[in-house]
Context: one part of a larger RNA
């Protein structure tokens, strides 16, 4: 001086309570163990591995196995000879690729020859997703967005360190005010930055109003008020009032305003901890491989199934399921792209094809919700697994292993033991839209948006994590 304690005082946080919904019982979906396989490629492993790397495994990706093959290599520089490149076409092969036969002879030139580009040969040497994250950069989880970690001079101590950083009060906060051997001072808090909430200026098409016109979608004509859009600025700062406090800092209560006491949100993440994760993103010491641990190609594997976990979907129904009718969003994407109308098909979706480098056209129909009918408590008009026949689309190619369409098939499931998890307000719930990847698409993920819209917090004994002073300790 640290760690620790079923010591002790103060505080915190969806920690607990108090409350809503789930998880765990069922089917699927994905991921993970283990088993199994030639191969089921690797890593991640308590919180903080498990819909995790991977924002897209049918070739490809691909790293893995079994086969057929290469051997200066598929790539980098350098040398030497050779032919420009580059096109066909025939054969043998699963393909990689060999073999031959033909087509073509371009560009600069000081007429030596040289650029690029093949094709051969010798050697330096490529090349390694082998090894070690316990050799390491570099990111990045995690305590934790907790409020805390330090220096500098100066005091005290023999040192190790102490003191500032502790007391009283206060704060989300080492925030701030008072005090004190201590004064200052950094890195962290706040705030500067972004987004939402109010108004003012500016600006007015693709957008917004009024009008005429027209079945309608639109058109024209006219305004810049509104509503949008999108840059500039106004505004909140405990400023102001009354109480309380020490007359502080602050704390309560009110005014006034679109907002009130960090207005929501988001970006921001000290000193350090875990030899925490990544040699498979990259980079890189050292070790290993060199007719193979390199490299090309066909095929198959990562998609396996007695089992077990883990996140999610869908449900088990009447607050609801079908059927018809009819309403309001928001933020995106779009030229190899989105693809209206019309037409043909029960549908998926197919022919035709107008417009759009997009406030203009397109993806688009928002759903729940509301009205009208029906079902009436049932393994059902619940619930959709699974399986069968037909079709459709991407793509060389859907068997291994794709999505999607229609008939038909209708499985378990009747709210789920122990335990367990999210969430304090536009929040949970509970609905549906869009993007990335990405030919398609196994996405029920992931990240985004709006759309309806709750129910509790008494309180901090107790679990559970953390900060701050003390105190024990045979630990360091």
């Nucleotide at each position: 001086u640290g760690a620790u304690g079923g010591g002790g005082g103060c505080c915190c946080a969806c920690a607990c309570a108090a409350g809503c919904g789930g998880u765990g019982g069922a089917g699927c979906a994905u991921g993970u163990g283990g088993u199994u396989u030639a191969a089921u490629u690797c890593g991640a492993u308590g919180c903080a591995a498990c819909g995790c790397g991977a924002a897209g495994a049918a070739c490809c990706u691909u790293a893995c196995c079994a086969g057929g093959g290469c051997u200066u290599g598929a790539c980098a520089u350098g040398c030497u000879g050779u032919g420009a490149a580059u096109c066909c076409u025939a054969u043998c092969g699963a393909a990689a690729g060999a073999u031959a036969g033909g087509a073509g002879u371009g560009c600069c030139u000081u007429c030596g020859g040289g650029a690029a580009c093949g094709c051969a040969g010798a050697c330096a040497c490529a090349g390694g997703u082998g090894g070690u994250g316990c050799a390491u950069g570099g990111c990045u989880a995690u305590c934790g967005u907790c409020a805390g970690c330090u220096c500098g001079u100066g005091c005290c101590g023999u040192a190790a360190g102490g003191u500032g950083u502790u007391g009283g009060g206060u704060u989300a906060a080492g925030u701030c005010c008072c005090g004190c051997a201590a004064c200052g001072a950094g890195c962290g808090c706040a705030g500067c930055c972004c987004c939402c909430g109010u108004g003012u200026u500016u600006a007015g098409u693709u957008g917004c109003c009024a009008c005429u016109u027209g079945a309608a979608a639109g058109u024209c004509u006219g305004g810049a008020a509104c509503c949008c859009u999108a840059a500039a600025c106004a505004g909140a700062c405990u400023g102001u009032c009354g109480g309380u406090g020490a007359u502080a800092a602050g704390c309560c209560g009110g005014a006034g305003g679109a907002a009130g006491g960090u207005g929501g949100g988001g970006a921001u993440g000290a000193c350090g901890u875990c030899a925490a994760g990544u040699c498979a993103g990259c980079a890189u010491g050292c070790c290993c491989c060199u007719u193979a641990c390199g490299c090309c190609c066909u095929g198959g594997g990562c998609g396996a199934c007695a089992c077990a976990c883990a996140u999610g979907c869908u449900a088990c129904a009447a607050u609801g399921g079908c059927c018809g009718a009819a309403a309001c969003a928001g933020a995106g994407a779009g030229c190899u792209g989105c693809g209206a109308c019309c037409c043909c098909g029960c549908g998926a979706g197919g022919g035709c094809a107008a417009g759009c480098u997009a406030a203009c056209c397109u993806c688009a129909g928002a759903a729940a919700c509301u009205c009208g009918g029906u079902c009436u408590c049932a393994g059902u008009u619940u619930g959709g697994a699974u399986u069968g026949c037909a079709a459709g689309c991407u793509g060389c190619a859907a068997c291994u292993c794709g999505c999607c369409u229609g008939c038909a098939u209708g499985a378990a499931g009747c709210c789920g033991g122990a335990a367990u998890c999210g969430c304090u307000a536009g929040u949970a719930a509970u609905c549906g839209c869009c993007g990335g990847u990405c030919a398609g698409c196994c996405a029920c993920a992931c990240g985004a948006c709006g759309a309806u819209g709750a129910a509790u917090c008494c309180g901090u004994u107790c679990c559970u994590g953390g900060g701050c002073c003390u105190u024990g300790u045979a630990c360091a």
Molecule: small-subunit ribosomal RNA, 3' major domain
Organism: Ceratopteris richardii